[in-house]
C1' cells in the first nucleotide's frame, strides 16, 4: 500500500413514530426519537421501485372521471463512479 473487517477503540449516521414546514403526490427539510448501519459519506450513470402536477388520449353538454408517461423522487433496493476514519485476525 492492497485485500479484509473484530464481542477493539475513536468517531459518525439515523428506520418507524410524533410535532412544525415545503410539495399535486411520491417525497424532502427542521426538532424529538433509535429499527438498524460502518461508507446508512457522496453521485440518479445502468437496472429496479414510488408518484403523476403540467402535457397527451378516451368518456362527458359541463363539472368531472379513467388511462399513458418523468421532466419529480428513492443511494436505508442492487450495481457502477468519486472520496474517507480505525487496525485485531
Nucleotide at each position: 500500500a492492497c485485500u479484509c473487517g473484530a464481542a477493539a477503540a475513536a468517531g459518525g449516521c439515523a428506520a418507524a413514530u410524533u410535532c412544525g414546514g415545503u410539495g399535486a403526490a411520491a417525497a424532502c427539510c427542521g426538532a424529538a426519537g433509535a429499527c438498524g448501519c460502518c461508507a446508512a459519506g457522496u453521485u440518479a450513470u445502468g437496472g429496479g421501485c414510488c408518484u403523476a402536477a403540467a402535457a397527451c388520449c378516451u368518456u362527458g353538454c359541463a363539472a368531472a372521471a379513467g388511462g399513458u408517461a418523468a421532466u419529480g423522487g428513492u443511494u436505508g433496493c442492487c450495481a457502477g463512479g468519486c472520496u474517507a476514519c480505525c487496525g485485531a485476525a
Predicted 3D model of an 89-nucleotide RNA (c-di-GMP-I riboswitch aptamer) from a Chloroflexota bacterium.
The sequence was found by an Rfam model in a public genome assembly.
Taxonomically the source falls in Chloroflexota (Bacteria, Bacillati).